[in-house]
RNA sequence: GCGCCUGUAGCUCAACAGGAUAGAGCACCAGUUUCCUAAACUGGGGGUUGUGAGUUCGAUUCUCGCCAGGCGCA
Numbered sequence: 001g002c003g004c005c006u007g008u009a010g011c012u013c014a015a016c017a018g019g020a021u022a023g024a025g026c027a028c029c030a031g032u033u034u035c036c037u038a039a040a041c042u043g044g045g046g047g048u049u050g051u052g053a054g055u056u057c058g059a060u061u062c063u064c065g066c067c068a069g070g071c072g073c074a
Base pairs, nucleotide, nucleotide: 001073002072003071004070005069006068007067010026011025012024013023019057028044029043030042031041032040050066051065052064053063054062
């Protein structure tokens, strides 16, 4: 330099061929329970879906550029 893949919550991942308020587990916070902790149960906070544009009535999803990471070729 070229090709392919990945990027969604603090972490690991969903969201099936574009469809209505983007979810789960763990973690975190509060409460119940306990003498206290842990565990268990209940509730809660947290996201410009890497970034910028395009297509569309509508984009996490499709297209293009860029950024970051991984793999392969040279």